This is a predicted complex of two RNAs, RNase P RNA and transfer RNA, with 479 nucleotides together.
Rfam match: Bacterial RNase P class A. By type it is a ribozyme. Its family is annotated with ribonuclease P activity, tRNA processing and dimeric ribonuclease P complex in the Gene Ontology.
RNA sequence: AGAGCAGGACAAACGAUCGCUCGCGUCUUUGACUCGUUCGAGAUGCGGGAGGAAAGUCCGAGCUCCACAGGGCAAGGUGCUCCGUAACUCGGAGUCGUGGUAACGCGAAGGAAAGUGCCACAGAAAAGAUACCGCCUGGUGAGACGGCCGAUGGCCGACGUUCACCAGGUAAGGGUGAAAAGGUGCGGUAAGAGCGCACCAGUUCCCCGGGUGACCGGGGAAGCUAGGUAAACCCCGCCUGGAGCAAGACCAAAUAGGGGAGCGAUUGAGGAUGGCCCGUCCGAGCUUCCGGGUUGGUCGCAAGAGGUGUUGGGUAACCAAUACCCACAGAUGAAUGAUCGUUGUCCUGCAAAGGGUGACCGAUGCGGGAAACAGAACUCGGCUUAUGGCCUGCUCUGACA
RNA sequence: GGGGGCGUAGUUCAGUUCGGUUAGAACGCCGGCCUGUCACGCCGGAGGUCGCGAGUUCGAGUCUCGUCGCUCCCGCCA
Numbered sequence: 001a002g003a004g005c006a007g008g009a010c011a012a013a014c015g016a017u018c019g020c021u022c023g024c025g026u027c028u029u030u031g032a033c034u035c036g037u038u039c040g041a042g043a044u045g046c047g048g049g050a051g052g053a054a055a056g057u058c059c060g061a062g063c064u065c066c067a068c069a070g071g072g073c074a075a076g077g078u079g080c081u082c083c084g085u086a087a088c089u090c091g092g093a094g095u096c097g098u099g100g101u102a103a104c105g106c107g108a109a110g111g112a113a114a115g116u117g118c119c120a121c122a123g124a125a126a127a128g129a130u131a132c133c134g135c136c137u138g139g140u141g142a143g144a145c146g147g148c149c150g151a152u153g154g155c156c157g158a159c160g161u162u163c164a165c166c167a168g169g170u171a172a173g174g175g176u177g178a179a180a181a182g183g184u185g186c187g188g189u190a191a192g193a194g195c196g197c198a199c200c201a202g203u204u205c206c207c208c209g210g211g212u213g214a215c216c217g218g219g220g221a222a223g224c225u226a227g228g229u230a231a232a233c234c235c236c237g238c239c240u241g242g243a244g245c246a247a248g249a250c251c252a253a254a255u256a257g258g259g260g261a262g263c264g265a266u267u268g269a270g271g272a273u274g275g276c277c278c279g280u281c282c283g284a285g286c287u288u289c290c291g292g293g294u295u296g297g298u299c300g301c302a303a304g305a306g307g308u309g310u311u312g313g314g315u316a317a318c319c320a321a322u323a324c325c326c327a328c329a330g331a332u333g334a335a336u337g338a339u340c341g342u343u344g345u346c347c348u349g350c351a352a353a354g355g356g357u358g359a360c361c362g363a364u365g366c367g368g369g370a371a372a373c374a375g376a377a378c379u380c381g382g383c384u385u386a387u388g389g390c391c392u393g394c395u396c397u398g399a400c401a
Numbered sequence: 402g403g404g405g406g407c408g409u410a411g412u413u414c415a416g417u418u419c420g421g422u423u424a425g426a427a428c429g430c431c432g433g434c435c436u437g438u439c440a441c442g443c444c445g446g447a448g449g450u451c452g453c454g455a456g457u458u459c460g461a462g463u464c465u466c467g468u469c470g471c472u473c474c475c476g477c478c479a
Stems, first nucleotide, its partner, number of pairs: 001397008010388001012343007020049010031039002033036001051373001055384002058382005063244004070278004075240005080094005095109001096107004110235002115233002117229003132174002134170010145157005182200006201225002203222008248299004258290006270282003292478002306325008345370007354361002402475007411428004421459001430446005452468005
């Protein structure tokens, strides 16, 4: 210098002018009534006013309602270990596997010796299989070769040799494939084969040691060698009642509390916001179409598993103690902004002290430009995604010393 | 707040059931033939990051996860 990995904090600052919204105070009032330092309206002063993701709504909770939150099936989720937490599919620390030269990243990581399915093409064969080539044995026939004879022919040939066919054996070798039924060597055999043995790899079981545990290390036994796939069905363990602040409570307003069709009234429609059944409870209405009305307000709702700091414990996530802070947003046709100036940051053009053999770098000055993703809507804890520049640590490569 | 569907040539759609090796069809586009010329017709051809990014698998349009975009439905009173 280049490429990369991990983590952290921030979300430019200050001022002026003009606004928006909420809270509190003061003043005003041809407003309202229940006549009050009440409500409303207006003016004015002071104060608060988006985020790291407010987003996606992917998980988990608080809170609220569903009479109870019962049983079974189904469905869905989840899946190494320990710890953390209100809880989680989240987080931390580890184990194992895997990717990367490395820093480091990633992992839906139970079971394939419970069962079923699938494994295209190629290949003999894709799972307790098979025999295409090759190798070997036996049989039959033929040939070559050799010998003999009565010689255009005929006969013989133990052990052997070549070819064809038939019956078998064989997974060592060839070739195919993503994957071929452990690997290497020696023995063995007709040829071969874990068929036997040695070593190596793996599996299962047993023992010893370490660890809370996943697991790791060591030793021994068994020829046990069992393909892959469960993000295929499935099996095993664990978890899950539903709905959501438009929950829900209260106040106010309004009407034709209307009409048609279907189902039902104790032989029970329908409902209890669950996919089905059972149990329990309620139960006289329910469904649908047409028509009608409203589409306002208050609360829930801002003190919370709150925040900041310090100390202690823990590797850490986190926990405990303690001090301080809290009008640190509360809108609903939905506020939190706009303009200007100065400074800072970055980019760029020109000039340029200076440095360098040089390419070039460049304090400083002047001019121009740029500054992301995005915005609360009941509230928290996480996850994921979007996004700007800055800082710190680490890794690899190259050059120079 | 809750629930569903879709995304594949320029356009409209198949293929996703139960993964299988060059992803098809029609219209459109391009070239040639035909014709005096154009259209029709005939022959041939091009054109696809299967929305995007990861993962599982020997192998992904298809399975899983994440993500982006489009689109539809439901919610008051009687």